A computed fold for a 145-nucleotide RNA from Paenibacillus algicola, annotated as c-di-AMP riboswitch aptamer (ydaO/yuaA leader).
[in-house]
């Protein structure tokens, strides 16, 4: 001197998932977030073809392994490829001018049951990630080198 991991610290992303107070502790309080639950409205048919929740995670297509089947096909499971939907722009702050780039598209719970829903009950404070500069242009500040 460089490279990799690790950890603090401090910045910042997705998420409702954050704060106070309390240590005599287990809790509470606020703040945010779900869920249940009348009239009116809606729904007109429901039914193991089960229905429902929470999330942005719905659909369609292909290939490959199986499962049933005479086949057609239909189901699971894995892959891949588009997709309704989603977030993010990255040292700070302002301006201008736009829409390019980069990801996600998942899990999971309830238990034969829930429509909206005032009152009213209820519940949940999680996990997971990045970091010397993640899009153009200017200005001014600052941190590293």
């Nucleotide at each position: 001197u460089g490279a990799a991991u690790a950890g603090a610290u401090c910045a910042g992303c997705c998420g409702a998932g954050u704060u106070u107070c309390g240590a005599u502790a287990a809790g509470a309080a606020a703040a945010c977030g779900g869920g249940g639950g009348a009239a009116c409205c809606a729904u007109g048919u429901a039914a193991u073809u089960g229905g429902g929740g929470u999330g942005a995670a719905u659909u369609u297509c292909g290939c490959u392994u199986u499962u049933u089947g005479c086949a057609g096909g239909a189901g699971a499971a894995g892959c891949g490829a588009a997709u309704a939907g989603g977030g993010c722009a990255g040292c700070c702050u302002g301006u201008g001018a736009u829409a390019u780039g980069c990801c996600c598209g998942a899990a999971u719970c309830c238990g034969u049951c829930a429509g909206c829903u005032a009152a009213c009950c209820u519940c949940g404070u999680a996990g997971g990630c990045u970091g010397u500069g993640u899009g153009c242009a200017c200005a001014g500040g600052g941190a590293c080198c």
The organism belongs to Paenibacillus, within Bacteria.